[in-house]
Context: one part of a larger RNA
């Protein structure tokens, strides 16, 4: 694991894995809205709503749909698992910093706020046909698009202007991102002379001379780094730097068509952080030598550039070089091989077994290339090819259950087209919406786990003990057997109600009913031996059986079919097959 009989209760609970990753009729499993992006529905609703009320379907927009669930086909240093590493890299959402430089020569420019569009709704049109589409006139926006504004100081270049004592004005540039090139991103050998400048101090023959000490500056981080961080000079289809929405409405005075201002929301640019990915060191796997060599023209192995990538690499390409594995088992072939955590069994070693609820892979009938996106090579997204296979009016369309339920086929071999989102979480614009994840019932002798089918007494009759005895016996204290009697108790089943739950069921609690051959009736294999238990009875006669295995059956069968009694385990027991 299938299967045969059998089967009263509760609990708990696996289930189309094996063989065909074979095929699918239907249905459903991914949607999503707050005060706060976009409302003139010619929709609702009340009425102070008269540019904006209130609720809202439909569409725009955002975001998600790369989670989840399903299977194990492949796949053998692959995947996987422990253990490195990213000084080799990208990361949507979360937190948490952060973000006055824009105009270009600069008196008449929108910055209280710019521009064209589309969809829903309207109407019209063809087509058997689709979750297909045209044209037509229309209207937003956080959609596309354009596009302003605000300080000081430094710092760099440029050098007027003055003339040998110099001495900087005036002008430009200078935010962050991108690409490139430079530069800084320091630090342990001492000690002394000398020339040259020139800043202090002394001494003078004074504008020369002599001398004396002295020269003091900033530098994070790691083991290491072309690091992190600054700077300089250009670069660029010039990234961003708020024309956005809600809810309060308030301070100030020059009271003005003044200035100002709070909490939020969305959204942005760098970092960083969080969740995360991709690569990455080192060691580790079944069986096979009737596989001993294998790989390298077309990339085998190194190197050097480039290109490509988010980034490392023969990852591709040019140009060089000929190397790289291997009896410590390489190439190769097998596998009813996805890896592993772990299961079974075992004194210790071991041995099988892991499709399956956790992690990691892979896949989406087969292969292959793509779009979008932070994030797929995405299959409940599109595009071809091939293999099926579904509708037609024949022209043409449409499609992937190894998701949940079904149904076919396959088979030794496996369940309802059920309800529900209330639990536990997840997704969204979210306290509200979805959600076959999940979760609850049905089915279910896969397994597990508690445990009913009687208990009591008297009586009778059969014993055993142990008193007392003169024995018959008598008493006590029991141990049976009894289709004798007797009253109790109980669920199993009926069932008002509560409980339970989303709503029910089950369970729990419980009225009323429910037991004498309590017929409310326990099987299931056996009975020579191995192995508990019959030399009873009757049939059959090497027959027709049984029998794992020895063995039994040929007229008294302890073994066959039977009946009777008896043994084993029991709501279970028997076979069969895999393992240990």
């Nucleotide at each position: 694991u299938a299967u045969g009989c059998u089967u009263g209760u509760c609990u708990c609970a696996a289930a189309g894995a094996u063989u065909a990753a074979g095929c699918c009729a239907u249905g459903c499993a991914u949607g999503u809205c707050u005060a706060a992006g976009u409302a003139u529905a010619a929709g609702c609703a009340c009425u102070u709503g008269u540019a904006c009320u209130g609720u809202g379907a439909a569409a725009c927009u955002g975001c998600g749909a790369a989670u989840g669930g399903c299977u194990c086909a492949u796949u053998a240093a692959a995947u996987c698992a422990g253990u490195u590493a990213u000084c080799g890299u990208u990361u949507a959402u979360u937190u948490g910093a952060u973000u006055g430089u824009a105009c270009c020569a600069u008196u008449a420019c929108u910055a209280c706020u710019u521009g064209g569009a589309u969809a829903a709704a309207u109407g019209u049109a063809g087509u058997a046909a689709u979750u297909g589409u045209a044209g037509a006139g229309c209207u937003a926006a956080u959609a596309c698009a354009u596009g302003c504004g605000a300080a000081a100081a430094g710092u760099c270049c440029c050098a007027a202007c003055a003339u040998c004592u110099g001495g900087a004005a005036c002008g430009g540039a200078u935010g962050u991102a991108u690409u490139u090139a430079u530069u800084a991103g320091a630090u342990u050998a001492a000690a002394a002379a000398c020339c040259a400048a020139u800043g202090c101090g002394g001494g003078u023959u004074c504008u020369g001379c002599c001398u004396g000490g002295u020269g003091c500056u900033u530098u994070g981080g790691u083991g290491a780094u072309c690091c992190a961080u600054a700077a300089u000079a250009a670069c660029u289809u010039a990234u961003c730097g708020a024309a956005u929405c809600g809810c309060a409405u308030g301070a100030c005075c020059g009271c003005g068509a003044g200035c100002u201002g709070g909490c939020g929301a969305c959204g942005u640019u760098u970092c960083a952080u969080u969740c995360a990915a991709a690569u990455u060191u080192c060691u580790g796997c079944c069986c096979u030598a009737u596989c001993a060599a294998c790989u390298g023209u077309c990339a085998u192995u190194g190197g050097u550039a480039a290109g490509g990538u988010a980034g490392u690499g023969g990852c591709u390409u040019a140009c060089c070089a000929u190397g790289g594995u291997u009896a410590c088992a390489a190439c190769g072939g097998g596998u009813g091989a996805c890896a592993g955590a772990g299961a079974a069994u075992u004194a210790g070693g071991g041995u099988u077994c892991g499709a399956u609820u956790c992690c990691g892979g892979a896949g989406a009938a087969g292969g292959a290339g793509c779009c979008u996106g932070a994030g797929a090579a995405a299959c409940g997204g599109a595009u071809a090819c091939c293999a099926c296979a579904u509708c037609c009016a024949a022209g043409g369309a449409a499609g992937g259950c190894a998701g949940c339920a079904g149904g076919c086929g396959c088979g030794c071999a496996a369940a309802u087209u059920a309800c529900c989102c209330a639990a536990u979480c997840c997704u969204g614009a979210c306290u509200c919406a979805g959600g076959g994840a999940g979760g609850u019932a049905g089915u279910g002798a896969c397994a597990a786990g508690a445990a009913a089918u009687a208990a009591c007494a008297a009586u009778a009759c059969a014993g055993g003990g142990c008193u007392u005895u003169u024995u018959u016996a008598a008493g006590u204290c029991u141990u049976g057997u009894a289709a004798u009697u007797g009253g109790a108790a109980u669920g199993a089943g009926u069932a008002c109600a509560a409980c339970u739950u989303a709503a029910a069921u089950c369970c729990u609690u419980u009225a009323a009913c429910g037991a004498g051959g309590a017929u409310c009736c326990a099987u299931u294999g056996g009975a020579g031996g191995g192995c508990a238990a019959g030399u009873c009875u009757g049939g059959u006669g090497c027959c027709a059986g049984c029998a794992g295995c020895c063995a039994c059956g040929g007229u008294a069968a302890u073994u066959c079919c039977a009946g009777c009694u008896c043994c084993a385990a029991u709501a279970g027991c028997a076979u069969a097959u895999a393992u240990u």